[in-house]
Context: one part of a larger RNA
């Protein structure tokens, strides 16, 4: 821009894409078969490999604005206590998120038409013949099925819902419906865009409070000890992403948009 008014939703599916895997064991059955050795067709069930998808409750990893310990040095006048730098200084842990080696799921079943092959009926050719007319069975393959995209599928589809005037100085102008956008606060989204949530009739983000969770018992004082240090107040103190509540802070302010043939 188009899809012959303007919108908001939900669909259909032309047409595309993906998937399509395999092993072992058990029962049928030591049966059929076979002198024996050996050893099925078929049907049913179980456990795996590789591959793929999703997820983070579990097991782990990571977790550079979380917590603790600790070395050297510098600074905060000094003590104490902190902070800076040294690969995040090093070390021990670790929430959310992201993850696999973790967890769950998948390939199927069923249908249709077939290949090789096997048949039925059957002439040409009184017989015979699966084929010439006709009719079947038959594969991990084809199609369908399952999953995803999909109406620019220009034959541009379908359904539902919403809006479809007022004024004026009337070739037009002004205001402006449903709805949408810019903008703003954000994230289940994300390179940008897009998408999704919210915008005071508000819990969208930040802050605050509680809870969860992490670390592991703060500073200070007292006590014990020559001291290092230990004990008590103290399951303390501190805390990034989680969760509930709470308008304290920030969501200010603008615009477009039918009435057409």
């Nucleotide at each position: 821009u188009g899809c012959a008014g303007g919108a908001g939703a939900a669909c259909u599916g032309a047409g595309g894409g993906g998937c399509u895997u395999u092993u072992u064991c058990c029962c049928u059955a030591g049966u059929a078969c076979g002198a024996g050795a050996g050893g099925a067709u078929u049907g049913g069930g179980a456990a795996g490999g590789a591959c793929g998808g999703a997820c983070c409750g579990c097991u782990g990893g990571u977790g550079u604005a979380c917590c603790a310990g600790u070395u050297g040095u510098c600074u905060c006048g000094c003590u104490a206590g902190a902070g800076g730098c040294a690969c995040c200084g090093c070390u021990g842990g670790g929430u959310a998120g992201c993850u696999a080696u973790g967890u769950c799921c998948g390939g199927a079943a069923a249908g249709g038409a077939u290949a090789a092959a096997c048949g039925c009926u059957g002439a040409a050719a009184g017989c015979a013949u699966c084929u010439a007319a006709g009719c079947g069975u038959g594969a991990a393959g084809c199609u369908c099925a399952c999953c995803c995209c999909a109406a620019a599928a220009c034959a541009a589809g379908u359904u539902c819902u919403c809006c479809a005037u007022g004024g004026c100085u009337c070739u037009g102008c002004c205001a402006g419906a449903a709805g949408g956008c810019c903008c703003c606060c954000g994230g289940u989204a994300g390179a940008c865009u897009a998408c999704c949530g919210g915008g005071u009739u508000g819990a969208u983000a930040g802050g605050g409070u509680g809870u969860g969770g992490a670390u592991g018992u703060g500073a200070g004082u007292g006590c014990a000890g020559c001291a290092a240090u230990g004990c008590a107040c103290u399951c303390a103190g501190u805390c990034g992403a989680a969760u509930a509540c709470u308008a304290c802070u920030a969501a200010c302010g603008g615009c477009c948009g039918a009435a057409u043939g």
Background
Predicted 3D model of a 261-nucleotide part of an RNA (large-subunit ribosomal RNA, domain VI) from a Planctomycetota bacterium. The RNAcentral record of the full RNA draws on ENA. NCBI's taxonomy places the organism under Bacteria, Pseudomonadati, Planctomycetota. Model confidence (mean pLDDT): 88 of 100. Its Rfam family is "Bacterial large subunit ribosomal RNA". Rfam links the family to the GO terms structural constituent of ribosome and ribosome.